The RNA shown here (transfer RNA) has 74 nucleotides and comes from a Candidatus Peregrinibacteria bacterium. The sequence was found in a public genome assembly. NCBI's taxonomy places the organism under Bacteria, Bacteria candidate phyla, Candidatus Peregrinibacteriota. The coordinates come from a structure-prediction model, not an experiment, and the mean pLDDT is 81. Rfam family: tRNA.

RNA sequence: GGGCGGUUAGCUCAGCUGGUUAGAGCGCCGAGCUUACACCUCGGAGGUCACAGGUUCGAAUCCUGUACCGCCCA
Numbered sequence: 001g002g003g004c005g006g007u008u009a010g011c012u013c014a015g016c017u018g019g020u021u022a023g024a025g026c027g028c029c030g031a032g033c034u035u036a037c038a039c040c041u042c043g044g045a046g047g048u049c050a051c052a053g054g055u056u057c058g059a060a061u062c063c064u065g066u067a068c069c070g071c072c073c074a
Base pairs, nucleotide, nucleotide: 001073002072003071004070005069006068007067010026011025012024013023019057028044029043030042031041032040050066051065052064053063054062
């Protein structure tokens, strides 16, 4: 330098053929339970869907560029 894949909550990830409001598990906070802790039950907070631009009535999703991470080729 070229090719491929990835970037979504604190962490690990899902998200179909573009369509109502962006989700799960773990973690965190509160309450219940307990002598207390843990487990368990209920509730809650937490998001610029890497960034910028474009297409569209509508974009996490499609297109282009950039950044970062991984693999391969040279």